[in-house]
The RNA shown here (transfer RNA) has 73 nucleotides and comes from a Candidatus Woesearchaeota archaeon. It matches the Rfam family "tRNA". Rfam's curators write: Transfer RNA (tRNA) molecules are approximately 80 nucleotides in length. The sequence was found in a public genome assembly. The prediction has a mean pLDDT of 81. The organism belongs to Candidatus Woesearchaeota, within Archaea.
RNA sequence: GCCCCUGUGGCUCAGCGGUUAGAGCGGAUGGCUGUUAACCAUCAGGUCACCAGUUCAAAUCUGGUCAGGGGCG
Numbered sequence: 001g002c003c004c005c006u007g008u009g010g011c012u013c014a015g016c017g018g019u020u021a022g023a024g025c026g027g028a029u030g031g032c033u034g035u036u037a038a039c040c041a042u043c044a045g046g047u048c049a050c051c052a053g054u055u056c057a058a059a060u061c062u063g064g065u066c067a068g069g070g071g072c073g
Base pairs, nucleotide, nucleotide: 001072002071003070004069005068006067007066010025011024012023013022018056027043028042029041030040031039049065050064051063052062053061
């Protein structure tokens, strides 16, 4: 230098044009218990990396930028 993959709550990931953006773990509160843990219930937490474009509608498609990983030279 060229090519490919990835970027979504604190962490690991799902969702790949329309529904309200979800799950597990973690966190908070309450219940239970002699206490802790475990268990049960409820709740909070996201400008979907960034900037443009396409579309009636974009986390999802296109282009560019940035970051991480891999391959080739």